[in-house]
RNA sequence: GAGCAGGGCAUCUAGGGUUCCGCCUCAUCCUCCCGAGGGACUGGUCCGAGAGAUGCCACCCGGGCGGCAAAUUCCGUUCCGGGACACGGCGGGACAAAACCCCGGGAGAG
Numbered sequence: 001g002a003g004c005a006g007g008g009c010a011u012c013u014a015g016g017g018u019u020c021c022g023c024c025u026c027a028u029c030c031u032c033c034c035g036a037g038g039g040a041c042u043g044g045u046c047c048g049a050g051a052g053a054u055g056c057c058a059c060c061c062g063g064g065c066g067g068c069a070a071a072u073u074c075c076g077u078u079c080c081g082g083g084a085c086a087c088g089g090c091g092g093g094a095c096a097a098a099a100c101c102c103c104g105g106g107a108g109a110g
Stems, first nucleotide, its partner, number of pairs: 007057006015047002020044002022041001023038004059083006065076003085105001087108001091103003
């Protein structure tokens, strides 16, 4: 300097905005139907983490157990254990909109 890998899903949380609900303001009305605005409105629905949590699955490594004539070498819809570390813009993108979502374990820094 270059390459490869650091998996997938679900539930939840930090967080997020405002399509819907609720709430608030104004208007209309007082039989029913119907309007506009407000997220510097706590909330419900909703979105939601590589560097947050939990679980399941997958993959890799080590060990045990079992199978077979036999095995350190093969097979197992068998059991146990391990799988580290991680500072991070600007800007852009989607959904109604925003975000620790996606671009992105990016650019960059160490």